This is a predicted structure of a 469-nucleotide part of an RNA (small-subunit ribosomal RNA, 3' major domain) from an uncultured bacterium. Model confidence (mean pLDDT): 82 of 100. RNAcentral holds the full RNA, with entries from ENA.

[in-house]
Context: one part of a larger RNA
RNA sequence: UGACGGGGGCCCGCACAAGCGGAGGAACAUGUGGUUUAAUUCGAUGAUACGCGAGGAACCUUACCCGGGCUCGAACGGCGACAGAAUAUGGUGGAAACAUUAUAGCCGGCAACGGCUGUCGUCGAGGUGCUGCAUGGUUGUCGUCAGCUCGUGCCGUGAGGUGUCGGCUUAAGUGCCAUAACGAGCGCAACCCCUUCCGAUAGUUACUAUCAGGUAAAGCUGAGGACUCUGUCGGGACUGCCGCCGCAAGGUGCGAGGAAGGCGGGGAUGACGUCAAAUCAGCACGGCCCUUACGUCCGGGGCGACACACGUGUUACAAUGGGAGGGACAGCGGGCAGCUACCACGCGAGUGGAUGCCAAUCCCCAAACCCUCUCCCAGUUCGGAUCGAAGUCUGCAACCCGACUUCGUGAAGCUGGAUUCGCUAGUAAUCGCGCAUCAGCCAUGGCGCGGUGAAUACGUUCCCGGGCC
Numbered sequence: 001u002g003a004c005g006g007g008g009g010c011c012c013g014c015a016c017a018a019g020c021g022g023a024g025g026a027a028c029a030u031g032u033g034g035u036u037u038a039a040u041u042c043g044a045u046g047a048u049a050c051g052c053g054a055g056g057a058a059c060c061u062u063a064c065c066c067g068g069g070c071u072c073g074a075a076c077g078g079c080g081a082c083a084g085a086a087u088a089u090g091g092u093g094g095a096a097a098c099a100u101u102a103u104a105g106c107c108g109g110c111a112a113c114g115g116c117u118g119u120c121g122u123c124g125a126g127g128u129g130c131u132g133c134a135u136g137g138u139u140g141u142c143g144u145c146a147g148c149u150c151g152u153g154c155c156g157u158g159a160g161g162u163g164u165c166g167g168c169u170u171a172a173g174u175g176c177c178a179u180a181a182c183g184a185g186c187g188c189a190a191c192c193c194c195u196u197c198c199g200a201u202a203g204u205u206a207c208u209a210u211c212a213g214g215u216a217a218a219g220c221u222g223a224g225g226a227c228u229c230u231g232u233c234g235g236g237a238c239u240g241c242c243g244c245c246g247c248a249a250g251g252u253g254c255g256a257g258g259a260a261g262g263c264g265g266g267g268a269u270g271a272c273g274u275c276a277a278a279u280c281a282g283c284a285c286g287g288c289c290c291u292u293a294c295g296u297c298c299g300g301g302g303c304g305a306c307a308c309a310c311g312u313g314u315u316a317c318a319a320u321g322g323g324a325g326g327g328a329c330a331g332c333g334g335g336c337a338g339c340u341a342c343c344a345c346g347c348g349a350g351u352g353g354a355u356g357c358c359a360a361u362c363c364c365c366a367a368a369c370c371c372u373c374u375c376c377c378a379g380u381u382c383g384g385a386u387c388g389a390a391g392u393c394u395g396c397a398a399c400c401c402g403a404c405u406u407c408g409u410g411a412a413g414c415u416g417g418a419u420u421c422g423c424u425a426g427u428a429a430u431c432g433c434g435c436a437u438c439a440g441c442c443a444u445g446g447c448g449c450g451g452u453g454a455a456u457a458c459g460u461u462c463c464c465g466g467g468c469c
Stems, first nucleotide, its partner, number of pairs: 008469006015460002019423005026315008034306002042053002064301007076124009087104007107114002126290002129288003135284002137279003140275001142273001147186006153162003166177003192267004197235007207224002211222003238261001241255001242253004304442001317416001321375007333364003338357002342353004382413001387408007429452007
């Protein structure tokens, strides 16, 4: 000077408390450990690994295993030699890769030359092999916590201190006052984006009040520029005004006005540093190692195994519910090897036609909710695992190992021990919808969107983490 203390003081945070809903019990999905295996490729391991890298493992991917091939090589560059334009089609062996063989064909330019393919030679190759404790870059975390420093001055022999302390205040090292300090920088805040209100402006593919036409109905048509909406540009909130407290900063008020009130809500933004934290398998890169193999191509298998253990989830155990019929209301976003209205066929997944849309134009059904009927508390008309049969679709190919449909089958499960997690408002809970990846899909995951919409917070003694003295 720090760090630490079952030392003290002050102060924060869903940290506790007050509440609501979960996990821990069941079945399944998924990740991990372990075990097994020819291989079950590799990495990530308290918080900060475990629906993580992976935003798509049937082949490919793929790095692993078995087997079969190649050795200037599957790809790329330079030089030299030889042959030939390129190339196309077929035969044989084979699981394919590959090997071998046959046929057809023989580039452009006047030229110098240019360009391409194959074979051979040679120099560069290639390696998801090792080291994240040699590294760059990027990332997690403490933590969006309020801190971390510098110049000059002053103090101290010096390490260093002061400033940055103290009082009040703030979400904040935010500010005010005080002050051997005076200033400054990185952080905080603001500037940026979305959202909430208003105005101006512009109206097509959006809108429809007025006028006209028109229909079974409909902005459907002429038209309109009001409204909604969509863009663009502005305004608006600043404790500005009032009362009270205070020297001030500021605090406080179901005060005013206002769409919004004291940072209005959300996002982006992450200081100096910590963990020799993570990544050599995204990429780059030093060193080491392999070079007829630790490189590379192909077929098949594996990454999907299963006594078990853990994490994260989905579905439930029912009546605030299940089933049947009818009725209503979104927003984000996506679409040409695409999204598809509509019609026909099929119980259905779908199939066959057909139409619109490169999209504010066409397509992509919202569900919970409301109304009526039914079930009558039961392992049930709850629950849907598992298994059997028949199918659909994608794809060269669904045995290992895809999703979906129909019929049948109907398991565990009657609210979950110790313990533990999330959340303070349009939040939790609950309901559906969209997207990326993607042929298809193991998505119950991830990232977004809107619909319905709560309870509770006395308080800071205690648990956890953090800040200042």